SAM riboswitch aptamer (S box leader) from a Thermomicrobiales bacterium, 103 nucleotides, folded computationally. It matches the Rfam family "SAM riboswitch aptamer (S box leader)". Rfam's curators write: The SAM riboswitch is found upstream of a number of genes which code for proteins involved in methionine or cysteine biosynthesis in Gram-positive bacteria. Lineage of the source: Bacteria > Pseudomonadati > Thermomicrobiota > Thermomicrobia > Thermomicrobiales.
């Protein structure tokens, strides 16, 4: 990095520490930010692995628990393309991020 395959409108700190900059990348919006930003500590969450339990229903069920990894402002912050719809919008694809498994 490529292939599949599920998932993305839910969860998550008024600590410490740093000091301007941040939302993945370009580019536009809108935005957060010295009542402090990345990042690093701690903390915390629970959609996926994984563990350990529940059930008249063994399931795409369901609770805990936090090892793996992810994650902890705003729908994946909006953004493309294509069909529906007078509209709001809604449905398919694509992108893109997460796990999981492949060669």
């Nucleotide at each position: 990095g490529c292939c599949u395959u599920a998932u993305c409108g839910a969860g998550a700190g008024a600590g410490g520490u740093g000091g301007a900059g941040g939302g993945a990348u370009a580019c536009g919006g809108c935005c957060c930010u010295g009542u402090g930003a990345a990042g690093c500590c701690c903390g915390g969450c629970a959609g996926c692995c994984u563990g350990c339990g529940c059930c008249a229903u063994c399931g795409c069920g369901u609770g805990c628990a936090a090892g793996g990894u992810g994650c902890c402002a705003a729908u994946u912050c909006c953004g493309g393309c294509a069909g529906a719809g007078u509209g709001a919008u809604c449905u398919g694809c694509g992108a893109g991020a997460u796990a999981a498994g492949g060669g």

Model confidence (mean pLDDT): 80 of 100.